A computed fold for a 1502-nucleotide RNA from a metagenome, annotated as small-subunit ribosomal RNA. The RNAcentral record of the sequence draws on SILVA.

RNA sequence: AGAGUUUGAUCCUGGCUCAGAAUGAACGCUGGCGGCGUGCCUAACACAUGCAAGUUGAGCGGUAAGGCCCCUUCGGGGGUACACGAGCAGCGAACGGGUGAGUAUCGCGUGGGUAACCUACCCAGAGGUGGGGGAUAGCCUCUGGAAACCGAGGGUAAUACCGCAUGAGUCCUCGAUGACACAAGUCGACGAGGGGAAAGGCGGGGCUCCUUCGGGACCUGUCGCCUCUGGAUGGGCCCGCGUCCGAUUAGCUAGUUGGUGGGGUAAUGGCCUACCAAGGCAGCGAUCGGUAGCCGGCCUGAGAGGGUGAACGGCCACAUUGGGACUGAGACACGGCCCAGACUCCUACGGGAGGCAGCAGUGGGGAAUUCUGGGCAAUGGGCGAAAGCCUGACGCAGCGACGCCGCGUGGAGGAUGAAGGCCUUCGGGUUGUAAACUCCUGUCAGAGGUGAAGAAUGCCCUUCGGGGUUUGACGGUAACCUCAGAGGAAGCCCCGGCUAACUACGUGCCAGCAGCCGCGGUAAUACGUAGGGGGCGAACGUUGCUCGGAAUUACUGGGCGUAAAGGGCGCGUAGGUGGCUGAGCAAGUCGAUGAUGAAAUCCCGAGGCUCACCCUCGGAACUGUCAUCGAAACUGCUCAGUUUGAGGAAGGUUGAGGAAAACGGAAUUCCCGGUGGAGCGGUGAAAUGCGUAGAUAUCGGGAGGAACACCUGAGGCGAAGGCGGUUUUCUGGGCCUUUCCUGACACUGAGGCACGAAAGCUAGGGGAGCAAACGGGAUUAGAUACCCCGGUAGUCCUAGCCGUAAACGAUGGGCACUAGAUGUUUCCACUUAUAGUGGGGGUGUCGAAGCAAACGCGUUAAGUGCCCCGCCUGGGGAGUACGGUCGCAGGGCUGAAACUCAAAGGAAUUGACGGGGGCCCGCACAAGCGGUGGAGCAUGUGGUUUAAUUCGACGCAACGCGAAAAACCUUACCUGGGCUUGAACUGUUGGUAGUAGUGAACUGAAAAGGGAACGAUCCUGCUUGCAGGAAGCCAACAGAGGUGCUGCAUGGCUGUCGUCAGCUCGUGUCGUGAGAUGUUGGGUUAAGUCCCGCAACGAGCGCAGCCCCUGCAUUUAGUUGCCAGCGAGUAAUGUCGGGCACUCUAAGUGGACUGCCUCGGAUAACGGGGAGGAAGGUGGGGAUGACGUCAAGUCAGCAUGGCCUUUAUGUCCAGGGCUACACACGUGCUACAAUGGUCAGAACAGAGGGUCGCAAGACCGUGAGGUGGAGCUAAUCCCCAAAUCUGAUCUCAGUUCGGAUCGCAGGCUGCAAUUCGCCUGCGUGAAGUUGGAAUCGCUAGUAAUCGCGGAUCAGCAAUGCCGCGGUGAAUACGUUCUCGGGCCUUGUACACACCGCCCGUCACAUCACGAAGGUUGGUCGUGCCCGAAGUCGCUGUGCUAACCUUUGGGAGGCAAGUGCCUAAGGUGUGGUCGAUGAUUGGGGUGAAGUCGUAACAAGGUA
Repeated sequence: AGAGUUUGAUCCUGGCUCAGAAUGAACGCUGGCGGCGUGCCUAACACAUGCAAGUUGAGCGGUAAGGCCCCUUCGGGGGUACACGAGCAGCGAACGGGUGAGUAUCGCGUGGGUAACCUACCCAGAGGUGGGGGAUAGCCUCUGGAAACCGAGGGUAAUACCGCAUGAGUCCUCGAUGACACAAGUCGACGAGGGGAAAGGCGGGGCUCCUUCGGGACCUGUCGCCUCUGGAUGGGCCCGCGUCCGAUUAGCUAGUUGGUGGGGUAAUGGCCUACCAAGGCAGCGAUCGGUAGCCGGCCUGAGAGGGUGAACGGCCACAUUGGGACUGAGACACGGCCCAGACUCCUACGGGAGGCAGCAGUGGGGAAUUCUGGGCAAUGGGCGAAAGCCUGACGCAGCGACGCCGCGUGGAGGAUGAAGGCCUUCGGGUUGUAAACUCCUGUCAGAGGUGAAGAAUGCCCUUCGGGGUUUGACGGUAACCUCAGAGGAAGCCCCGGCUAACUACGUGCCAGCAGCCGCGGUAAUACGUAGGGGGCGAACGUUGCUCGGAAUUACUGGGCGUAAAGGGCGCGUAGGUGGCUGAGCAAGUCGAUGAUGAAAUCCCGAGGCUCACCCUCGGAACUGUCAUCGAAACUGCUCAGUUUGAGGAAGGUUGAGGAAAACGGAAUUCCCGGUGGAGCGGUGAAAUGCGUAGAUAUCGGGAGGAACACCUGAGGCGAAGGCGGUUUUCUGGGCCUUUCCUGACACUGAGGCACGAAAGCUAGGGGAGCAAACGGGAUUAGAUACCCCGGUAGUCCUAGCCGUAAACGAUGGGCACUAGAUGUUUCCACUUAUAGUGGGGGUGUCGAAGCAAACGCGUUAAGUGCCCCGCCUGGGGAGUACGGUCGCAGGGCUGAAACUCAAAGGAAUUGACGGGGGCCCGCACAAGCGGUGGAGCAUGUGGUUUAAUUCGACGCAACGCGAAAAACCUUACCUGGGCUUGAACUGUUGGUAGUAGUGAACUGAAAAGGGAACGAUCCUGCUUGCAGGAAGCCAACAGAGGUGCUGCAUGGCUGUCGUCAGCUCGUGUCGUGAGAUGUUGGGUUAAGUCCCGCAACGAGCGCAGCCCCUGCAUUUAGUUGCCAGCGAGUAAUGUCGGGCACUCUAAGUGGACUGCCUCGGAUAACGGGGAGGAAGGUGGGGAUGACGUCAAGUCAGCAUGGCCUUUAUGUCCAGGGCUACACACGUGCUACAAUGGUCAGAACAGAGGGUCGCAAGACCGUGAGGUGGAGCUAAUCCCCAAAUCUGAUCUCAGUUCGGAUCGCAGGCUGCAAUUCGCCUGCGUGAAGUUGGAAUCGCUAGUAAUCGCGGAUCAGCAAUGCCGCGGUGAAUACGUUCUCGGGCCUUGUACACACCGCCCGUCACAUCACGAAGGUUGGUCGUGCCCGAAGUCGCUGUGCUAACCUUUGGGAGGCAAGUGCCUAAGGUGUGGUCGAUGAUUGGGGUGAAGUCGUAACAAGGUA
């Protein structure tokens, strides 16, 4: 510090997710030791049991129990104080400890104030402590009660209680006075009057006095007591500032705000009360609702911030719930009291008791949180003179890996790289120096021994120097020493990317994983397991929560044209901001000084535990607040000025600016009249409609409403909405010129107010045209639409509402600054005057810099700055629900959540696509010729059938295709019969000599079984007989075999777009980038062919050429070919001699290149025409198929991964099937006839094939064919034409056309023609008379037509396929349309790419939410009723020790009664927040449901 994820790819916006740190944690798995910390976050739920606050005998009367002493009748009694129960009394119990329910507040934090206050114990100072009195508990006696507890009588003490005295000082009143302060006032000194205190205990002494002989007075020491002053400490109260969310909470308030009198308090104050006044708070957020203890700090973060408030520390609040006071220095009191409520317990039913949010502990809740431990040794606290006692504060131990820190589980050597595991290309690799093994070490744990610090006080003594003595819970712990021995001590998570780490097997969209993206549908590095690897390590993962990353709420530090986001527009209030100059002030600001910012924490430096964590000391820091002094630049405030901002005045000027009134012509419609006579109108085409009752058309006249052609312009005006005939009246604004006046008067603007298109609403008018709804006609599968004919609201006017729009420049307003060019509008000045120059205001276009994700913006900013306002924070849910508010209504404004998704989006790029555009090509159409589709047959396919009809191929690009030959074989299918190391192959082991091999009878359909008989071979050693080996055979084991599956695991090959002209690269340049450029453009071509231009320059694969055939010539060669000339011969023939001229053969060469001429063209490329030439503009044909597309085809041609099978899915055999047949389709053949059929005669090819063969002549047969066989291993021999031509006949018919079908008789091949071959002869003689919709081929030696050959092959179902030649046409105006393709461009929501994408209803399932007659609960108000305890007030007739008394009584007190207030409760009535609810509403999600086709292309009606 970033990364993953939207796309085919890119940039941006934007959300989601991850890596980090942290935790009072929990869960899973694992677990050796120690130190330091830490441990109910939930039920402020309920609590058994024990402990947590006592102490003082030196305050008091005393002695229950124990000790000691004495006595004893052995029951007990007496004494003592060194010890003390209970009691009186004092102090403490208000601290310490717990918890966070409540509290949004002076509660807390921070800084001040108190002239408005208190403070026990402590310290310092001053002064006192005299003299009396009356009670009471304990105790005793009696009594009530179950108990708790209570009553009566008797007696007693005090540092308990109460008078009196005294009063330095104190308090109150009055008088006079100084200082301080300024709201009342405070402080000090003086005078007068008045009020008001006390308590004693203990130790020592023995001069004087007294004595009950104990002692006391007295003296002294000490601890107390009282009054006052001051301090210290701790508090009370008040104030400034700070302190969460909600405005879908906007108004709140009657003790409320203030005053006066009174009361109350330690003290101010409506704190309380009576009266008076009517205030107080609030947009700088009152009130209300929700949530919450606050802080130092802690976590995170670079910081600013954000989160948090466990442990430690400060403050607050609370103590079962609510209320209340008492005591006290202090409480409205956790372990006190009273009352009320709930709950629990005891009970004799009458009544009582209780409060763990102290420490342990229990139940409960919960994912979850410890021992009913030991000690006061230390620190601290209470009491005490002290010893000491108490102390669940505290210090320790225990439990928990809960956290942090430290240590260990060994170290070194060790290669046959062991075994085993795993993988493997079978070679090996890896685990892995890892282990074994050798040599060492000794931490921790274990055993034995030694054994602390923490201790200071205190007490005693003292010559005050000191000395002596005592105390340890932890703990026999830490630490140290010794011993033995590698011995007792490693797991967890992960390994697709992010993110370090990979293989095998299993599984097969199953089981499962997953933080995000996403894995899994038979080869899963993503599931499970294993091996290996990576990370961390006594831990490791997961989950929750927080911050970070997130600049994703942006103060630091974001945005708003199109991504979310500018208010529809103006006026203007509060607020914010504000020109120039001078002076003053000092609030902001800056500086200095001081105070404070507790300690702890963080940081730095030291030190102590072996280190570290931890602890201690010192420093720094605590970014803050306050006070005082100072500065005066800036902001602010005050004052004075100024003119440039702003405004005014004067003079001009433009304009659909606004309102009202009047007027005008054109057009539509309607009415009247004339002419006229059959249609009009409307559409893609029609129809509805109108018209002989006279329409449309046309002429004349009239009515009425609405809108204003041309001018008219990217022109003008207005704040926006908006404004368009002319005239008049009223009226707003802008601009220009002058520089006269005012003197900052300004900008923006939350709320507020006004305006605000269209549609709509209310009322009244008006209504020509147009026109929602509606009616009709069409279209259509439907057509509640688009089109047509009608037509009502409405559109118009008046008055009033509504308040919204893509109200858009999708761009808030103002000011300033930052190159220009060129239009247009308006004003002014100059001028050489229709022009030009300059200045100003508007409005457009293009563009510097700059900005921007890009598109683009660019002085009219989206640039650079300042000021103010509005708005945004992922998509959906949703501008919805609820609430509020406005509206007559429709509805508007404000405006969520649950739930759900991993995206939604912007701009640009490359493609693809379009019922977008442009250019171009192709037998693509058109122009022609011939076909298919109809018939019969052949063949293939589908379907059906079947035991099987084997399999594959399926639009073009499957269907006479694989198959260039299914009777058996082929053959993969079916039925049946056999075999199981097998029909063929390899290896290992063992065996085998009449062995291997051949194989007769017999069985069988065959395979096979069966075995008579016959009968071998090679190599080595070497003693020639053996031994060993090879081949063969037998057995066993590995393994074979498979046309079984997967062409979507593959190789190879092939089809197709397409022989279309395209597809790319390097460097450069442009762009943030994907990419672009080049390859686009202007021409041209068959062509990305070439030329020109150009930020491109080059290059590659394609095109073309090079290759083959063919067309001309030539050279060479001359047999098997040829025969011109010469010779010979024949019935005839190159038959022979001879020859190689010609033809031909087959090798080479030449030839054609737009080379030449001319015209056009940019002078180019190139094109048109011409000459020459066998051939002319790639001469004709072939071979040749770029990058790629279709998961195209093929596992059945071959090869091959994986899977499956192994007495079978292998293999052998016989028979059957692949040849079936109602039917449908494709491809063909033959025809339908006279351009023909038949008969007779005559002629001309090319290319091939041939010894398992082609076969001549000859003979036989009507023929297929047969007999026989010359010749030929081939330019030698053989197989070979038909159409055509000549002649004859047929004469338009189902025929002398056509030949299917069937019958009979034959031939050939073959082991075998029944299923199921071909051919021949005779007979038979079907359909068919040119073929619907539709559709195919072909542009020249082509179509058409005619025959010939070959492969396969025994034969053949071949009419197929591949070739060959013969005869030999027609037509092309042209590119509108159909199909396909190429280039450019445009739109796109497509990218699996239009066979795309995608919307809504309905149906089903499920989830959350809204409404709902109601039902039910919480909470907060408010009216009334009742009213405990208690303070206060009143009364106090009853009771009453201290004091007074005149002895009667009084003062005072108590009980009791009563009033105000008031908790809980009751009863009404409201608000608010939930829960639930028949039914209902929409929304989200879901697999391949239904209906349509709305949107994306002109999406087919933008």